[in-house]
Molecule: transfer RNA
Organism: Candidatus Zipacnadia bacterium
C1' cells in the first nucleotide's frame, strides 16, 4: 500500500433511522460486632474525531485516527 473488521458508562457488552440500556464496579441507605454477602436507591456518556443526508441519527453516507486480520511488493 489492497481488502474486511472493531471503536457505546471505569470495565465487559447491548441498542428496527424514533426517549442511549444491562452485567459488573463505584456511591448512599437497611443488614451484621466489624467486614463479606443479600436488599433498596443513587451516580456516572461530546456513542473515537469532524462532516453530510433526513422532521429525526451509536445506527445510513464520506473523510480522518486508533487497533486487530488478511493479502500485495521491497529488503
Nucleotide at each position: 500500500g489492497u481488502g474486511g473488521g472493531c471503536g457505546u458508562a471505569g470495565c465487559u457488552c447491548a441498542a428496527c433511522g424514533g426517549c442511549a440500556g444491562a452485567g459488573c464496579a463505584c456511591c448512599u441507605g437497611a443488614c451484621u460486632g466489624u467486614g463479606g454477602c443479600u436488599c433498596a436507591g443513587g451516580u456516572g456518556g461530546u456513542u473515537g474525531u469532524g462532516g453530510g443526508u433526513u422532521c429525526g441519527a451509536g445506527u445510513c453516507c464520506c473523510a480522518u485516527c486508533g487497533c486487530c486480520c488478511a493479502c500485495c511488493c521491497c529488503a